Transfer RNA from Candidatus Azambacteria bacterium RIFCSPHIGHO2_02_FULL_52_12, 72 nucleotides, folded computationally.
């Protein structure tokens, strides 16, 4: 320099065009407890950014940014 792949709550994840973006951890509010841990039942919280196709886009293209790998 050319090519591929990754990018979704703090963290790690699932999710081939339509719904309230699901889950576990973590925080946090209650309940059990003399306490704290542990348990229950809740709650906050997220699509890297731009454009484009589409009635509709986390999804499909396209550039951009960021880490990966491959190759000259």
């Nucleotide at each position: 320099g050319g090519c591929g792949c990754a990018u979704u709550c703090g963290u790690c994840u699932a999710g081939u065009g339509g719904u309230c973006a699901g889950g576990a951890c973590a925080c946090u509010u209650g309940g059990u407890u003399c306490u704290c841990a542990g348990c229950c039942a809740g709650g906050u919280a997220a699509c890297a950014g731009g454009g484009g196709u589409u009635c509709g886009a986390u999804u499909c293209c396209c550039c951009u940014a960021u880490g990966c790998g491959c190759u000259a």
About this RNA:
Lineage of the source: Bacteria > Bacteria candidate phyla > Candidatus Azamiibacteriota.